Record summary
RNAcentral holds the sequence, with entries from ENA. Bacterial RNase P class A from Sulfurospirillum tamanense, 337 nucleotides, folded computationally. It is recorded under the gene name rnpB. Its Rfam family is "Bacterial RNase P class A". It is annotated as a ribozyme. NCBI's taxonomy places the organism under Bacteria, Campylobacterota, Epsilonproteobacteria, Campylobacterales, Sulfurospirillum.
[in-house]
């Protein structure tokens, strides 16, 4: 210096006027309302609603099992996650680095084009050997699957021995697989070494099988008020042979109306210890919007690194997705010293 890849901060600032929302003070007659003074006021993603709780109701409260979802490798962290961290294993890459829907194919079932004789314990197309028979090649009939070929893959490779010819048939070396031992590590797995049947494909992000784990609704939950008779829904009771259906009346309740729920939280920071890290325990600090048809805006100088995606609605912890600028570490390449 190019490219690549992991991560952190900011999210335009200062000053002046006029204006808006909440709290606190104070004035104006207590309210309602007005004025003044002072404090604060949108986000790293508020998005998406894709997991997990707190809340708040109803249910249930002995287990256990259906039915539907949901995880799925090993420690650990958390209030839990299907979520974070550090590892193992396989993948992707030259590398730093990502990704992994990471249990089971010896419980069943499916499904795998074409090609080719056959695609799972399947097979004779061309080629091999016997053995009759005619006769120089053809028919029959047995035996193999080792040589060719079809294919992404063809029932382990490869060298020998054996046989008519052939075959883990059998030996020595390989590889897979299992079954014990041994060294490391918490495990997950990782190295090795000794038997041993010879070895019967892939696929569960295919239906399916373990294991383990889930009640259900959700602030529009929910609790209190109120009723001017303002609006809208539903029912009860009378009546009628039976059923429908529409209509007035009275009374109920539900909803629309107000008030709470609504902001001090599994909060933020920062340090010490502990730990590889996530995170934990303890010290010390700070008070960080609660709207309700929806408040934070116009405007005028100035200054720069010239500002992107984009607006809180009970509240938190993840994800996931858009997306500017500066600033670090590490990988590759090329130069220079």
């Nucleotide at each position: 210096a190019u490219g690549g890849u992991a991560g952190a901060g900011c999210a335009g600032g200062u000053g002046g006027c006029u204006g808006c929302u909440u709290g606190g003070g104070g004035c104006g007659c207590u309210c309602a309302c007005g004025c003044c003074c002072u404090a604060a006021g949108a986000g790293g993603a508020a998005a998406g609603u894709c997991c997990g709780g707190g809340c708040u109701g109803c249910a249930a409260u002995g287990a256990a099992g259906u039915a539907a979802g949901g995880u799925u490798c090993c420690a650990u962290c958390u209030a839990a996650c299907g979520g974070a961290u550090g590892g193992c294993c396989g993948g992707g890459g030259u590398a730093a680095c990502c990704c992994g829907a990471g249990g089971g194919a010896c419980a069943g079932u499916g499904c795998a084009a074409c090609a080719g004789a056959g695609a799972g314990u399947a097979g004779a197309c061309u080629a091999c050997c016997c053995u009759u028979a005619c006769a120089u090649g053809u028919a029959a009939g047995g035996g193999a699957a080792a040589a060719g070929g079809u294919g992404a893959a063809a029932c382990g490779g490869c060298g020998g021995g054996g046989u008519a010819a052939g075959a883990g048939c059998c030996c020595a070396c390989c590889a897979g697989c299992g079954u014990u031992u041994u060294a490391g590590g918490u495990a997950a797995c990782u190295a090795a070494a000794a038997c041993g049947g010879c070895u019967u494909u892939g696929u569960a992000a295919a239906c399916c099988c373990a294991a383990c784990c889930u009640g259900c609704a959700g602030c529009a939950a929910g609790a209190a008020g109120g009723g001017a008779u303002g609006g809208u829904u539903u029912u009860u009771u009378a009546c009628u042979u039976c059923a429908u259906a529409c209509u007035c009346a009275c009374a109920a309740a539900a909803c629309c109306c107000u008030u709470c729920g609504c902001u001090a939280g599994a909060g933020c920071g920062u340090c010490u210890u502990g730990g590889c890290a996530a995170c934990a325990u303890g010290g010390c600090g700070c008070g960080u919007a609660g709207a309700u048809a929806a408040a934070u805006a116009g405007u005028c100088a100035c200054c720069c690194a010239c500002g992107a995606c984009a607006g809180a609605a009970c509240c938190c912890g993840g994800c996931u997705u858009a997306c500017g600028c500066u600033c670090u570490g590490c990988c590759a390449u090329g130069g220079g010293u």